[in-house]
């Protein structure tokens, strides 16, 4: 390095629900846990949602890529 565990420490939060927000997808935060070895960070490519659709925008927990990065048993 690749992998990865009925291991340890820790971490992150799906639906829902409550408040701000935002025309919308949505996003922040509080509760809460359905899952996560990148479910940390980047729309760069494809998807798939929004609007007021020659465009502007959301999702990093759709699936690649870019990029840092906790542990480790056996192999």
């Nucleotide at each position: 390095u690749c992998a990865g565990a009925u291991a340890a420490a820790g971490c992150c939060a799906a639906a829902c629900c409550c408040g701000c927000u935002g025309c919308g997808a949505g996003g922040c935060g509080g509760g809460g846990a359905c899952g996560g070895a990148a479910a940390g960070c980047c729309g760069c490519g494809g998807a798939u949602c929004u609007u007021u659709u020659c465009a502007a925008g959301a999702u990093a927990g759709c699936c690649g890529g870019g990029u840092u990065g906790c542990c480790u048993c056996a192999g």